[in-house]
RNA sequence: GAAAGCACGAGGGCAACUGACGCCGUAAGGUGAGGAAAGUCCCCCCUCCUCGGCAGGGCCCAGUUGGCGCAAGCCAGUGUUCCGAGAGGAAUGGUAAAGGCAAAAGAAAUCAACGGUUCCCAGUAAAGGAUGAACUCGAAGGGGAGACGUUUCUGGGAGAUCCGAUGGGAAGCCUUCCUGGGUGGAGAAAGUCUAAAAUGGCCCUGUGAAGCUGCCGUUAGGGCCGGGUGAGACGACUAGUCGAAUGUUGCCAGCCCGAAAGGGUGAACAGAAGGGGGCUUACUCCGUGGAUUC
RNA sequence: GGGGCCGUGGGGUAGCCUGGUAUCCUUCCAGCUUCGGGAGCUGGAAACUCCGGUCCAAAUCCGGACGGCCCCA
Numbered sequence: 001g002a003a004a005g006c007a008c009g010a011g012g013g014c015a016a017c018u019g020a021c022g023c024c025g026u027a028a029g030g031u032g033a034g035g036a037a038a039g040u041c042c043c044c045c046c047u048c049c050u051c052g053g054c055a056g057g058g059c060c061c062a063g064u065u066g067g068c069g070c071a072a073g074c075c076a077g078u079g080u081u082c083c084g085a086g087a088g089g090a091a092u093g094g095u096a097a098a099g100g101c102a103a104a105a106g107a108a109a110u111c112a113a114c115g116g117u118u119c120c121c122a123g124u125a126a127a128g129g130a131u132g133a134a135c136u137c138g139a140a141g142g143g144g145a146g147a148c149g150u151u152u153c154u155g156g157g158a159g160a161u162c163c164g165a166u167g168g169g170a171a172g173c174c175u176u177c178c179u180g181g182g183u184g185g186a187g188a189a190a191g192u193c194u195a196a197a198a199u200g201g202c203c204c205u206g207u208g209a210a211g212c213u214g215c216c217g218u219u220a221g222g223g224c225c226g227g228g229u230g231a232g233a234c235g236a237c238u239a240g241u242c243g244a245a246u247g248u249u250g251c252c253a254g255c256c257c258g259a260a261a262g263g264g265u266g267a268a269c270a271g272a273a274g275g276g277g278g279c280u281u282a283c284u285c286c287g288u289g290g291a292u293u294c
Numbered sequence: 295g296g297g298g299c300c301g302u303g304g305g306g307u308a309g310c311c312u313g314g315u316a317u318c319c320u321u322c323c324a325g326c327u328u329c330g331g332g333a334g335c336u337g338g339a340a341a342c343u344c345c346g347g348u349c350c351a352a353a354u355c356c357g358g359a360c361g362g363c364c365c366c367a
Base pairs, nucleotide, nucleotide: 001294002293003292006289007288008287009286010284011283012252013251014250015249016248017247021032022031023030024029034269038280039279041278042277043276044275045274046187047186048185049184051217052216053215054214055213056212058183059182060181061180062179063078064077065076066075067074068073079092080091081090082089083088093178094177098175099174100173101172114164115163116162118158119157120156121155122154123153125151126150128148135144136143137142191234192233193232194231200225201224202223203222204221254265255264256263257262295366296365297364298363299362300361301360304320305319306318314350322338323337324336325335326334343359344358345357346356347355
């Protein structure tokens, strides 16, 4: 210097346009998109479902220590396992009981059953055997003793260990199981007020209505359908809510080429919609720090 | 702006919750049957929207992307 890769950071400044535009203001002037405004995956503020208690269900979270936060979650250190050449990344509550694991395998959670191997008994068949079976003493030659005994197959019994082709796993994995913690639902088209319109039908309901279920307390409404009205204000903000403005050009920083003069580039992803916080995803004109190869 | 549901052969679907072999109807192709066609019978081809993760194993579980449908004061 180049290549491919990892983790973070940052996503700019100034000026002009009798200013292109929104809003405030008599005017002068002030103010006006993002790190993700996105996906809508979560939490909080806020609002409605009448409120409260107990139990249950559902859902979510999970190594561990410390810290921050109302919470979602985040930060720092650190253990184990896996992936990677490395920088680095991912996963990680438990297995006493309950349930599950296709095919294969003897067996899938039980180390029992089964098969092999070993011993004993019975039977069958075929070699051997008084020209000495099996046993026994001896280093051997040899001796002792004298009728059974070897093998195959079948059946039964006993058994400490070992082996058994499979499979991801034979000391395993998962859960609607268990442990601990959290959690009501619906959402700004929420909802509140004024105006307008309407004030109909059916069903449930003090034998107890009502947004997870059951019970208890409290106590009076609730659901569906049809018709009509469908304006305004608040919620809602010193960006904005008028379906919604946020522009164009130039110069510079930065980066690249070049010895210099100078030249090039100055982006991409994307665009608020009640506010705030987190997660995830998209992008690189750029910067920083590890690691690898040439 | 907010909420709900879905994506499986060319078309319409089951399976997903509870992971292991993707089913059925139709279409298409070939054969049989027929004088020929239709109908019928037999056989065949053809699919899990995409990417990643968990797991021995993913259409199914989890996360993300893309696309489609429906609802609301």
Predicted 3D model of RNase P RNA and transfer RNA as a complex of 367 nucleotides. It holds a member of the Rfam family "Archaeal RNase P". Rfam's curators write: Ribonuclease P (RNase P) is a ubiquitous endoribonuclease, found in archaea, bacteria and eukarya as well as chloroplasts and mitochondria. Its best characterised activity is the generation of mature 5'-ends of tRNAs by cleaving the 5'-leader elements of precursor-tRNAs. Cellular RNase Ps are ribonucleoproteins. The family is grouped with related families in Rfam's "RNaseP clan". Its family is annotated with ribonuclease P activity, multimeric ribonuclease P complex and tRNA processing in the Gene Ontology.